Small-subunit ribosomal RNA from a Deinococcales bacterium, 1481 nucleotides, folded computationally. The prediction has a mean pLDDT of 83. Rfam family: Bacterial small subunit ribosomal RNA. RNAcentral holds the sequence, with entries from ENA.

């Protein structure tokens, strides 16, 4: 002292990693917007430490002095004294003693000030202002005259240095220091000052204080793709130099000196106080104020001076700019203010020296762009306000939301006073008067607020992340309306946090990213028991520092607050220094035996290195024997063979291997190691407890060993074999399969160091239930057995983990110490360095882009996995369909229209149960416009009917005609229809089945599809529902963590098969009369029938046979294992059909996309498809006789019966509203006659003639009838449909719909009536349970390469350009220094001579500048390489399922591409077998 909390986004779902993204706090800029005041360390820092015009920013002293001037130190010029190194500005540069902190100067200075002693003696010469005369354009200067000082110099004294001498004293950690006595030597003070009379000064010493210089300990950034750097370097002697130590400088002299505890390079970076953030530990910042440092246009230097190497100083270079008479000068805002550039970025060419505080003066003062003020800026903080309203009325669902009406009165006008250096701000008073004063972002989730309205239609937008938008957008872009904060409020960038995603607090590492291929070991770290001693760590304490401001607390001052003031505290420094503890770690001495090591024993081993031997098999070879084939695959082919293979035998040669024995056995660090022998080497258990005496553990760098492939040169080559050559295979086949084969493979040597080098698991040590097995060794003991050590495997316990799982051989619970990870790609790639002969290996990034990538488990779906089962699903039959013509549907075309619509199964004789007008929705023409149909309104009339004209028709114009119901108070009013008319509407078969209801299809009449509760699992889910029977069925039984229930199955329900009761006309007729012979009468009520009602069948019963369930066979029975057949259709799936069937939102059209209406198309035809009819003939046609059905249907009808016609019909008429009367002759069948295989006596198409019926009306476009004509077609390629028994097949028949019909259809009826089904391999669909999976739009999935197009960065690249750097050389300014110096000059009274100053000469240093060669980095570059990205491009099909050759991997070879194969390794491989182990019955 803490909300340590968290959310959105991988999935069908689901837990983990895990990375992006959002909430929060500060900084910077910008959108829109804004009333006001206070505070404040805020305002050209980021980008140009670029450039800069103009003003101002350091002057003061008359009590230093001289002159000018005047009334006056009042004022102006100069000597001269202080100050101008301070203050202000800015962060380039520095990675350093730069800066912090802590010492330390025994290595030092310190103007001004303080204190304290002393002192001020004797003398000189000059100059500047000034005057005069001059040069110059100018800045500025030259000669002569002349003059004062606190200016300048000589002596003299004090003193100072140094050297030698000398009791000795302080001080201190340490004498090299200070003091002191004497003597030489050298140097060598002051201003006898001013005055205003008070005091300022001057000069030596000592000390202070202030300031500064120069040392030292620690501390604080990246980068090892910088690892070796250093020549004044490192130290010595001895000089020079400095206030001062010191290679700081020089001469010699030695070779040193830093460096994995990171030297040197190189990249950013001016440090700290402290600021942001955070619970803190950190992180990230260091512009503002304060402290330190540096810097003044770049660089170079020196003068004054206490201090400077000084920018408002000086000289020089280099660059840049001004002026110029061209001779030659000038300038330096990173000072305030301001201008220009640059920028996403930032103020006024203000007032004042009132204050605070600096120069300077004795003072008064003067001067300060320091300061303090104001102006402008939403930069931050703070503080206020934009009003408030009892009550009462309107009004409301409810509200000062609004009205009438109160009330306040900051700030705002305005007025005075007061305030200030101000005409600044501020204070107080009074007055007016609800006035003057709100915005921004957001509204799909996260994440608070809209299932609102318009617009837009994958567009134009949005969008931190998921994600919205393709016409019903709560997500664009407006509108209302919410919702946040609020004079602000958003967006955009930078940090912090969140993020325990760098994890010291505080994380990973078997499978997610991630244990080094394996051992040895150096440094490092870490280290058993036990004594003592130190006191370095560690602890306790005392003292001193750790500036202020920041920051906390309290308390005060501005009205509060911000903000200020005081007090106290804290932080910070791994601080310094005293004094004390000894547990732990240390270090130092000693001492133990358990860690470790030796030692001895007797076993075990495919441990390993050498030598020698053997053994099957092959290969060739040579001889016999033998003869037509062999080899090889799915099938073949190549290929060997008559010069005799293949096979047989006998025998020589060769080189490679090492069968069973053999095992989750064994040895090895890993890699790896199998034939026997013999020698040589090593290591590990175990047993003994005999010796050493912690001698250990891990281990960066480093060292050694390391499969297979591979490479050098040599040998060897029998197999087997990358590559290569042939054959298959196939769209292709650079592969899978065959046939040759070439390196390779083997050996000795030298190299390579990679691997899925894997237990995907580092290495030592300790601890923590066991059950079972095997191997080595000891011990007990003797049988079957038990114990112990050590090794290898199984199965579990807690416990751990996201889960799979580990599980005393840990992935478990601790230590140690190495290595190693930080989202997916790009990339294990470039680039560099190192290694390597070469292949390459090692180390190892970025730009870019992406929201993911991933790991384990779930549910499900697929699978050319696997188990098991069903169905006309195959198969066994039968009979068709694809060929023919012809009927319909459909596509395509055509058309002015050929309306529309279904679209694999599941569109195609469908919607259509009747397109000649209608129908119709399409077309062209002609009309109408409140409409052909609803309601309402106003007016006026009844309405219907009729008649004449036009016209294709709707329609249009005249005409005649005539008032009816109901009420009446008799005026008239209502209902209804008709006309105007007037808008509200109407009305669309227009569009959306992806906005919908409804209904319908389809998997499927398949057997499944859930839920409750319990239990398992963090979870999804799972159990139940699986398993063992067993069924047509998740149908039943038996087990079972489950027990139970719901929709589904079955049953109820109709029908059809037997029987039974009831009933008896229109139906029947056994028995009996009767007949016209017809149930046609009487009668009957038995049969049929006809309809209601019932009963009948349940494995009920018997044999097997099972645990039941059930099967199986039998009896009986009309009927038997569901009796046939029907309705009946679980959860759901196809965004599956239909807006033209109905209904319906939305949207369109409204004198037309509505409405009449004629015509005319929907019925077109080079074609191609689907359903079907009739064929192709003799089981057949034709002709003539003859039998025996059901369902049904009819008054705007069915029609007997008669006549008439060759028929189709026509004309007459009974009967029937129907078990009564009609459709109604059923056909095939059967019985006899012809036909004699042929385009026919099969088949009928087409065409010609004549007709008939429907109906306004049969051209386009109707059935139908007679005559004629007589076309394909002789049984149908690839393929393909139905159908399991009263079925198929075949035959007729009725019906809807309908004036007629283009029906061959469709929907029913009965008639005749088979064949075949061993059986479940295949093929299709289904259904359970199990596997794999990278698939969830679920295999019609997912998904790799190459090329091809755009666009993005990025490597390589002959150069080319800059920068910076190191080397070596060349020039070399001012300036210092050191040497010289005939010139010119100063002092010494002239000379000599000596000392100096100026100028000169040479040298050293050295800057800029030049040559040259290297190094680094950045830019750019013809061409060039991969690589990322991108709704629909090419080529193939590598993966994922046994992904159709199991995949991966090292390597090598080879190929458009993924890829292929060869060696050698994994299992992260299905599936089947087997051993072995365990569980379970």
């Nucleotide at each position: 002292g803490a909300a340590u909390u968290c959310u959105g986004g991988u999935u069908g779902a689901u837990c983990c990693u895990g990375c992006c993204a959002g909430a929060g706090g500060u900084c910077a800029u910008u959108g829109c917007u804004a009333u006001c005041g206070g505070g404040g360390u805020c305002c050209g820092a980021u980008u140009u430490a670029g450039c800069c015009a103009u003003g101002c920013u350091a002057g003061u002293u008359g009590c230093a002095c001289g002159g000018g001037u005047u009334a006056a130190g009042a004022c102006c010029c100069g000597u001269a004294g202080c100050g101008a190194a301070c203050a202000g500005c800015u962060c380039a540069g520095u990675a350093a003693c730069a800066c912090g902190u802590a010492g330390a100067u025994a290595a030092a200075c310190u103007a001004c000030c303080c204190u304290a002693u002393g002192g001020a003696c004797u003398g000189u010469g000059a100059u500047a202002a000034c005057c005069u005369c001059g040069g110059a354009a100018a800045a500025c200067u030259g000669a002569g005259g002349g003059u004062a000082a606190u200016a300048a110099c000589a002596g003299a004294u004090a003193g100072u240095a140094c050297u030698c001498c000398u009791a000795u004293g302080c001080u201190g950690g340490a004498a090299u220091g200070c003091a002191g006595u004497g003597a030489g030597u050298a140097c060598g003070a002051a201003a006898u000052g001013c005055u205003c009379c008070g005091g300022c000064g001057c000069c030596a010493u000592a000390g202070g204080a202030u300031g500064u210089g120069a040392c030292u300990g620690c501390g604080g950034c990246c980068g090892a793709u910088u690892a070796g750097g250093u020549a004044g370097a490192c130290g010595g002697u001895g000089g020079g130099g400095u206030a001062a130590c010191g290679g700081c400088c020089c001469a010699c002299c030695g070779u040193g000196c830093c460096g994995a505890u990171a030297a040197u390079c190189g990249g950013g970076a001016c440090g700290g106080g402290u600021g942001g953030u955070g619970a803190g530990a950190g992180c990230c910042a260091g512009a503002g104020c304060c402290c330190g440092g540096a810097g003044a246009u770049g660089g170079a230097a020196u003068c004054u001076g206490a201090g400077a190497c000084a920018a408002g100083a000086u000289u020089c270079c280099a660059g840049g700019c001004c002026c110029u008479a061209c001779g030659g000068g000038g300038c330096g805002c990173a000072g305030c203010a301001g201008g220009c550039g640059c920028g996403a970025a930032a103020a006024c060419u203000u007032u004042a020296c009132a204050a605070u505080g600096c120069g300077c003066g004795a003072a008064a003062g003067c001067g300060c762009g320091a300061u303090a003020a104001g102006g402008g800026g939403a930069c931050c903080c703070c503080g206020a306000g934009u009003g408030c309203g009892a009550g009462g009325g309107c009004a409301u669902a409810a509200c000062g939301u609004c009205c009438u009406c109160g009330c306040u009165u900051u700030u705002g006008u305005a007025u005075a006073u007061c305030g200030u250096a101000a005409g600044a701000a501020g204070a107080u008073a009074u007055a007016c008067g609800a006035a003057u004063a709100a915005g921004g972002g957001c509204u799909g989730g996260g994440c608070a607020a809209g299932a609102c309205c318009g617009g837009u239609g994958c567009c134009a937008g949005c969008c931190g992340c998921c994600g919205c938008g393709g016409u019903a957008a709560u997500a664009c872009c407006g509108g209302c309306a919410g919702c946040u904060c609020g004079a602000g409020u958003g967006a955009u960038g930078a940090u912090c946090a969140c993020u325990a995603u760098u994890a010291u607090u505080g994380g990973g590492c078997c499978u997610a990213a991630a244990g080094c291929g394996u051992c040895c070991g150096u440094a490092g770290c870490c280290g058993g028991u036990u004594g003592a001693a130190c006191a370095a760590g560690u602890c306790c304490u005392u003292c001193g520092g750790c500036a202020a401001a920041u920051c906390c607390a309290c308390u005060c001052g501005c009205u509060c607050a911000a903000c200020g003031a005081g007090u106290g505290g804290g932080c910070u420094c791994u601080c310094g220094a005293g004094g004390g503890a000894a547990a732990c770690u240390g270090u130092u001495c000693g001492a133990c035996u358990u860690g470790g090591g030796g030692c001895c024993g007797g076993g075990a081993g495919a441990u390993c290195u050498g030598a020698g031997g053997g053994g099957u098999a092959c290969g060739u070879c040579u001889a016999g024997g033998g003869u037509a084939g062999g080899a090889g695959u799915g099938a073949a082919a190549u290929c060997c063979u008559g010069u005799a293979a293949u096979c047989c035998u006998a025998g020589a040669c060769g080189g490679a291997c090492c069968g069973c024995c053999g095992g989750u056995g064994g040895c090895g660090a890993a890699a790896g190691c199998g034939c026997c022998u013999c020698a040589g080497a090593a290591g590990a258990a175990c047993g003994g407890a005999c010796c050493c005496g912690a001698c250990g553990g891990u281990c960066a760098g480093g060292g050694a060993c390391g499969a297979a492939a591979g490479c050098u040169a040599g040998g060897g080559u029998c197999u087997c074999g990358a590559a290569c050559c042939g054959g298959a295979u196939u769209a292709g086949a650079u592969a899978c399969c065959c046939g040759g084969g070439u390196a390779g493979u083997c050996c000795a040597c030298a190299c390579c160091c990679u691997a899925a080098a894997c237990g995907a698991u580092g290495c030592a040590c300790a601890c923590u239930u066991g059950g079972u097995g095997u191997u080595g060794g000891c011990c007990c003991g003797u049988u079957g057995g038990g114990g112990u050590c050590g090794g290898c495997g199984c199965c579990g316990g807690a416990g751990c983990a996201a889960a799979c799982g580990c599980g005393u051989u840990a992935a478990g619970u601790g230590u140690g110490c190495c290595g190693c990870c930080u989202g997916g790609g790009a990339a294990g790639u470039a680039c560099g360095g190192c290694c390597g002969c070469a292949a390459g290996g090692u180390u190892g990034a970025a730009a870019c882009u992406c929201a993911a990538a991933g790991g384990a488990a779930u549910u499900g779906a697929c699978g050319g996995g696997g188990a098991c089962c069903c169905g006309c699903a195959c198969a066994a039959g039968c009979g068709g369909u694809g060929g023919a013509g012809c009927a319909u549907g459909u596509g395509g075309u055509u058309u002015a229209a050929u309306u529309c619509g279904a679209a694999g199964c599941a569109a195609c004789g469908c919607g259509a149960a009747g397109a000649a007008c209608c129908u119709u929705a399409c077309c062209a023409g002609g009309c109408c416009u409140u409409a052909a149909c609803a309601u309402c309104c106003u007016u006026g009339g009844a309405a219907c009917a009729c008649c004449u004209a036009a016209g294709a028709g709707a329609u249009u114009a005249g005409g005649a005609a005539g008032u009816g119901c109901c009420c009446u108070u008799c005026g008239g009013g209502g209902a209804g229809c008709c006309a105007a008319g007037u808008g509200a509407u109407a009305g669309g078969u227009g569009c959306u089945g992806c906005a919908u209801g409804g209904c319908u299809g389809u998997c499927g009449u398949c057997a499944g599809c859930u839920c409750g509760u319990g239990u398992c699992g963090u979870g999804a889910g799972a159990u139940g529902u699986u398993c063992g029977g067993u069924u047509a069925a998740g149908u039943c039984c038996g087990g079972c963590a489950a027990c139970g229930a719901g929709c589904g199955c079955a049953a109820c329900c109709c029908u059809c098969g037997c029987c039974a009761c009831u009933a008896g006309u229109u139906g029947c007729c056994a028995g009996u009369g009767g007949u016209u012979c017809g149930g046609c009468c009487g009668g009957g009520a038995a049969c049929u029938c006809u309809a209601g009602u019932g009963g009948a069948a349940c494995u009920g019963c018997c044999u097997g046979u099972g645990a039941a369930a059930g099967c199986a066979g039998g009896a009986g029975g009309a009927a038997g294992g569901c009796g046939g057949g029907g309705a009946u259709g679980a959860c759901g799936u196809c965004u599956a059909g239909u807006c033209a069937g109905c209904a319906u939102g939305g949207u369109c059209c409204u004198u037309a996309c509505g409405g009449c209406c004629u015509g005319g198309g929907c019925u077109a035809c080079a074609c191609a498809c689907g359903u079907g009819c009739u064929a192709c003939a003799a089981u057949g046609g034709c002709a003539g006789g003859u039998a025996c059905a059901g369902c049904g249907c009819g008054u705007c009808g069915c029609u007997a019966c008669c006549u008439c016609g060759c028929g189709a019909g026509a004309g007459g008429a009974c009967g029937c509203u129907a078990a009564u009367c009609g459709c109604u002759u059923a056909a095939a069948g059967c019985c006899u006659g012809u036909c004699u295989c042929a385009g026919u006596u099969c088949a009928g198409a087409u065409c010609g003639g004549a007709g008939u019926c429907u109906g306004c009306a049969a051209c386009u476009c109707g059935a139908c009838u007679c005559u004629g004509u007589g076309a394909a077609g002789u049984u149908g390629g690839a393929a393909u449909c139905g159908c399991u028994a009263g079925u198929a097949a075949u035959c007729g028949u009725g019906g809807a719909u309908c004036a007629g019909c283009c029906a061959u259809g469709c929907c029913g009826c009965g008639g005749u009536g088979a064949a075949u089904a061993c059986g479940u391999u295949c093929c299709c669909g289904g259904g359970u349970c199990u596997u794999g999976u990278a698939c969830a739009c679920a295999c019609c999935g997912c998904c790799c390469g190459u090329c091809a197009a755009a666009c993005c960065a990025u490597g390589g690249g002959a150069g080319c350009a800059a920068g910076u750097u190191g080397c070596a050389c060349c020039c070399g300014a001012a300036g210092a220094c050191g040497c010289g110096u005939a010139g010119c000059u100063u002092c010494g009274u002239c000379a000599a001579u000596g000392a100096g100053g100026c100028g000169u000469g040479c040298g050293u240093u050295u800057a800029a500048g030049g040559u040259g060669u290297g190094g680094c980095u950045c830019g750019u570059g013809a061409c060039u390489g991969g690589g990322g990205u991108u709704a629909a491009g090419u080529c193939g099909u590598a993966a994922c399922a046994a992904g159709g050759u199991a995949g991966c991997u090292g390597u090598a070879c080879c190929g458009g591409a993924a890829g292929g194969u060869g060696c050698g390794g994994c299992u992260g491989g299905a599936u089947c077998a087997c051993c072995u182990c365990c569980u379970u019955u």